This is a predicted structure of a 73-nucleotide RNA (transfer RNA) from a Halobacteriovoraceae bacterium.
Rfam family: tRNA. It is annotated as a transfer RNA. Its family is annotated with triplet codon-amino acid adaptor activity in the Gene Ontology.
Model confidence (mean pLDDT): 82 of 100.
[in-house]
């Protein structure tokens, strides 16, 4: 330098033909318990790596760009 993969909540990840962003764990509160843990209920937390474009509408399509991983040279 070229090609491919990946980036979404604190962490691990889903999100299927473009149509209100989710799960588990973690965290907070409550219930339970003598207390803790476990269990149950509820809740907070996201400019979907960044910028731009297409569209009535983009995590998803297009362009550019950054980080990480793999391969080629």
């Nucleotide at each position: 330098g070229c090609g491919g993969g990946u980036g979404u909540a604190g962490c691990u990840c889903a999100g299927u033909u473009g149509g209100u962003a989710g799960a588990g764990c973690a965290c907070a509160a409550g219930c339970c318990u003598u207390c803790c843990a476990a269990g149950c209920u509820u809740g907070g937390g996201g400019u979907c790596g960044a910028g731009g474009g297409u569209u009535c509408g983009a995590a998803c399509c297009c362009c550019u760009u950054c980080g990480c991983c793999c391969g080629c040279u």